[in-house]
Context: one part of a larger RNA
């Protein structure tokens, strides 16, 4: 001088964009923060209606609750811890998976037992559970079927960066499914037939994601020189979606190191940030990519995908219930609160919008987000007037007492009304959902329904927030301070004090005339901030 996630010390009038536990990954009271689907399945509480012998019984209704699907692996947070099982940049995968999405081939036959919910009963303080019966289903599970897979051996052909890949042909082998709605016609009122829509199942190809390998670069230390027995390599075995000592058996002696291994210390990497002509230094706050954790430790299991923050089992510390037998949590998600600190916010409003989960849809969920609070923390804009005013007023300083200076500066005189105040009045952020009517096209037996894509009419949908806009309205009215004046460095005198009190970034002032302390007063310097202080170039 430049920055800053700053803090202190003085002061503070307004907006706007941003930002805000850097510290003890400390310990956590309360609320919220992951649901949803009745168009998969059964049962079904309140209510209401009918009928009633008043006991009940029919249709309607649908709340919790159960099974079953999907999603809870995304969002959101933190940075322990890792110096390479990480990350960036190239690059392999002839050793790999891939729900939901696209697009396409072929299907979707028969059958059958069960468990929840419930009813009964029973343990238990509670958490929670045990028996015994009943039940459906897109939950389960057999049997057929098999055009694609896939697994074996075989045969002909094509390639490649080694094992290999890959196309043709024929044989054997293994292995599937499921409905639900909408509309028509039909019925024996269970239902069945046709046809669209969604779902299922087996293939194939795509997106978009990930697994895994390899080059290369990625702190400081030798006052760390040696390391290493699953260690290096093969051979059988297993193992994974995959290649490998990944894991086992035996076999063999390697493998790694001054191009710095082993050991220690310290670190989350990076796109960016700061600085600085620049080469560099220096950092990794917000926003993005990665990646690791989720009370400390470990293990799996569901699943396309997890060894899984708001899920499971064990083992430890913690706190909490408790009838002493046993039990129940994990805010490094939003807020909040206690500790700790120089220090860092609200137990807020909303799904309107953007984005995401489940729906056919309508909707439902969303501390992701979007807005409002708080804070001059940071950054940029406005403002605190504006023009005329000399008897250079008073009053202060200083004075050689003549006067200077403060100073056109007040005052007074004339204007403005941008900011703030009051009154009215008014957007844009809303795109789209509902519901009727109507055009076309697709698809069908069909003009139903259904899907696209279009007009019309009505209805609905905004937290922010009456916050901005816009117009009037009155009157200068409501808004100036910090820190300097010996040099460096822009700006002096006077009073005090006497190396004392004090100052100080560096020289260095202060002992009796101190422009260097402390006050006044005058002047510089930036300004709603200014100044110290750490820290970085």
């Nucleotide at each position: 001088g430049a920055a800053c996630g700053a803090a202190c010390g003085g002061u503070g009038g307004c907006g706007g964009u941003g930002u805000g536990c850097c510290u003890a990954u400390u310990g956590c009271a309360u609320g919220c923060a992951a649901g949803u689907c009745g168009a998969g399945c059964g049962a079904g509480a309140a209510c209401c209606a009918g009928c009633u012998u008043c006991g009940g019984u029919u249709g309607g209704g649908g709340a919790g609750a159960g099974c079953g699907g999907c999603g809870g692996a995304c969002g959101g947070g933190u940075g322990a811890g890792u110096a390479a099982u990480g990350u960036a940049u190239a690059g392999a995968u002839a050793a790999c998976c891939u729900g939901c999405c696209c697009u396409u081939g072929a299907g979707a036959g028969g059958g059958g037992g069960a468990c929840a919910a419930c009813a009964g009963u029973u343990c238990g303080a509670a958490a929670g559970g045990g028996c015994u019966g009943c039940u459906a289903a897109u939950a389960c599970c057999c049997c057929g079927u098999a055009c694609g897979a896939c697994u074996g051996a075989c045969g002909c052909g094509a390639u490649a960066c080694c094992u290999g890949u890959u196309g043709c042909g024929a044989c054997a082998g293994u292995g599937a499914a499921a409905g639900u709605g909408g509309g028509g016609c039909u019925u024996u009122c269970g239902g069945g037939c046709c046809u669209c829509a969604u779902g299922c199942u087996u293939g194939a190809g795509g997106a978009g994601g990930g697994g895994u390998c390899u080059a290369u670069a990625u702190a400081c230390u030798a006052u760390u020189a040696g390391c290493u027995a699953g260690u290096u390599g093969g051979u059988g075995g297993g193992g994974u979606a995959a290649g490998a000592g990944c894991c086992u058996a035996c076999c063999a002696a390697g493998g790694c190191g001054a191009u710095g291994a082993u050991g220690g210390u310290u670190a989350g990497c990076c796109g960016g940030c700061c600085u600085g002509a620049g080469a560099g230094g220096g950092u990794g706050a917000u926003c993005g990519g990665c990646c690791a954790c989720a009370c400390g430790g470990g293990c799996a299991c569901u699943g396309a995908g997890a060894c899984a923050c708001g899920g499971g089992c064990c083992c430890g510390a913690c706190u909490c219930c408790u009838a002493c037998g046993g039990g129940a949590g994990g805010c490094a998600g939003c807020a909040g609160u206690a500790a700790g600190g120089a220090a860092u916010a609200u137990u807020g409003g909303g799904c309107a919008a953007u984005g995401g989960g489940c729906g056919c849809a309508a909707g439902c969920c969303u501390g992701a987000c979007c807005c409002a609070g708080c804070g001059a923390c940071a950054c940029c804009g406005c403002g605190u007037g504006a023009a005329u005013g000399a008897u250079g007023a008073a009053g202060g300083c200083u004075u050689u007492c003549g006067g200077g200076u403060u100073g056109u500066a007040a005052a007074g005189u004339u204007c403005u009304a941008a900011c703030a105040c009051g009154u009215g009045u008014u957007a844009a952020g809303a795109a789209g959902g509902g519901u009727g009517a109507u055009u076309a096209u697709g698809a069908u037996a069909a003009u139903a329904c259904c899907a696209u894509a279009g007009u019309c009419a009505u209805u609905u949908a905004g937290a922010c927030g009456a916050a901005g806009g816009c117009a009037c309205g009155g009157g200068a009215u409501g808004a100036a301070g910090u820190c300097a004046u010996g040099g460096c460095u822009a700006a002096c005198u006077c009073u005090g004090u006497g190396c004392c009190a004090g100052c100080a970034g560096c020289c260095g002032c202060g002992g009796u005339a101190a422009u260097a302390c402390a006050g006044a007063g005058a002047u510089g310097g930036c300004a709603a901030c200014c100044g110290u202080u750490g820290u970085u170039c």
Overview:
A computed fold for a 537-nucleotide part of an RNA from a metagenome, annotated as small-subunit ribosomal RNA, 5' domain. It matches the Rfam family "Bacterial small subunit ribosomal RNA". Rfam links the family to the GO terms structural constituent of ribosome and ribosome. The RNAcentral record of the full RNA draws on SILVA.